[in-house]
RNA sequence: GGGUGUAUAGCUCAGCCGGUUAGAGCGCUACGUUGACAUCGUAGAGGUCCACCGUUCAAAUCGGUGUACACCCA
Numbered sequence: 001g002g003g004u005g006u007a008u009a010g011c012u013c014a015g016c017c018g019g020u021u022a023g024a025g026c027g028c029u030a031c032g033u034u035g036a037c038a039u040c041g042u043a044g045a046g047g048u049c050c051a052c053c054g055u056u057c058a059a060a061u062c063g064g065u066g067u068a069c070a071c072c073c074a
Stems, first nucleotide, its partner, number of pairs: 001073007010026004019057001028044005050066005
């Protein structure tokens, strides 16, 4: 230098052939349970879906550019 893939909650990820309110597990907080802790149960908080631009009535999802990371070729 060329190419491919990934980027969504604190962590690991699903959702990706456009359309209801953006979800799961773990973690975190509160309460219950306990002498206390753990386990368990209930409830809750937590997100600019990497950034910008575009297409569309409507974009996490489609297109373009950029950024970061991983891999392949040279």
Molecule: transfer RNA
Organism: Patescibacteria group bacterium